This is a predicted structure of a 74-nucleotide RNA (transfer RNA) from a Candidatus Woesearchaeota archaeon. Taxonomically the source falls in Candidatus Woesearchaeota (Archaea, Nanobdellati). Rfam family: tRNA. The family's RNA type in Rfam is transfer RNA. Rfam links the family to the GO term triplet codon-amino acid adaptor activity.
[in-house]
RNA sequence: GGGCACGUAGCUCAGUCCGGCAGAGCACAUCGUUCGCAACGAUGGGGCCCCGAGUUCAAAUCUCGGCGUGUCCA
Repeated sequence: GGGCACGUAGCUCAGUCCGGCAGAGCACAUCGUUCGCAACGAUGGGGCCCCGAGUUCAAAUCUCGGCGUGUCCA
């Protein structure tokens, strides 16, 4: 320098193919249970989806550019 994959909650990831209210598990907070802790149960908080532009009534999703990570080739 070139090819491919990936970037979504504190962490691990779904959702993208086929545009239509942003989700799960763990973690965190509160409450219940316990003499207490853990485990368990209930409730709750937390992301304008890596950045910018375009298309569209509507974009995490489609298109273009950029950045970052991984991998392969040179």